[in-house]
RNA sequence: UUCUUAUCCAGAAAGACAGAGGGAAUUGACCCGAUGACGUCUUGACAACCCUCUCAAGCAAUUGAGAGAAGGUGCCAAAUUCAACUUCGCAAAACGAAGAAAGAUAAGUU
Numbered sequence: 001u002u003c004u005u006a007u008c009c010a011g012a013a014a015g016a017c018a019g020a021g022g023g024a025a026u027u028g029a030c031c032c033g034a035u036g037a038c039g040u041c042u043u044g045a046c047a048a049c050c051c052u053c054u055c056a057a058g059c060a061a062u063u064g065a066g067a068g069a070a071g072g073u074g075c076c077a078a079a080u081u082c083a084a085c086u087u088c089g090c091a092a093a094a095c096g097a098a099g100a101a102a103g104a105u106a107a108g109u110u
Base pairs, nucleotide, nucleotide: 003108004107005106006105007104008103013043014042015041016040017039021032022031023030026084027083028082029081044076046074049072050071051068052067053066054065055064056063057062080102085099086098087097088096089095
């Protein structure tokens, strides 16, 4: 870097440094931010994808349920902050629902 699968309305902050924008990109909305955001580091948590154990099914590959948290990731404002494209409901707009696209994370893969 490519592709596949799964998940994305739950959860979880203190200290130090630093100093102006930040919330992926475009547009719009709405938020966060000198009472110091975003970011970096340390520590601590959260969660349970990988992982460990137990039970059940199966010849097996594996699948399901439960428990755990040492290790590898992830994560700790707001639903992935919301919308945008398509379809459906509505006479239409607004609005609502479903899906797609894009993105993030994990595991595998090229």
This is a predicted structure of a 110-nucleotide RNA (SAM riboswitch aptamer (S box leader)) from a Bacteroidota bacterium. The sequence was found by an Rfam model in a public genome assembly. Of the family's consensus pairs, 97% are formed in the model.